The RNA shown here (c-di-GMP-I-GGC riboswitch aptamer) has 83 nucleotides and comes from Firmicutes bacterium HGW-Firmicutes-14. The model forms 95% of the base pairs in the Rfam consensus. It was read from a public genome assembly, where an Rfam model found it. The organism belongs to Bacillota, within Bacteria.

[in-house]
RNA sequence: AUCGAUAAAGGCAAACCUGCCGAAAGACAGGGGCGCAAAGCCAUGGGUCUAAAGCAAGUGCCAUGAUUGCCAGGCUGCCGGAA
Numbered sequence: 001a002u003c004g005a006u007a008a009a010g011g012c013a014a015a016c017c018u019g020c021c022g023a024a025a026g027a028c029a030g031g032g033g034c035g036c037a038a039a040g041c042c043a044u045g046g047g048u049c050u051a052a053a054g055c056a057a058g059u060g061c062c063a064u065g066a067u068u069g070c071c072a073g074g075c076u077g078c079c080g081g082a083a
Base pairs, nucleotide, nucleotide: 003080004079011036012035016031017030018029019028021026034069040075041074042073044072045071046070047067048066049065054061055060
């Protein structure tokens, strides 16, 4: 460096509930705990979600919005059995 134990010390926190912001997706705070070895950070590429404004005219298109706990990529990082 790779790798990742029924190891140790710690860490994070899905659904759901409450409050709050938002047009929505969703964010934040508290509770909660499904999971996570990068579930730490970055919307850079792809994907996905939303569609206020705009365009259109039957109910659609569109990100400049959101998601890193969808996948890549970049930066950083705790511990150390086996191989």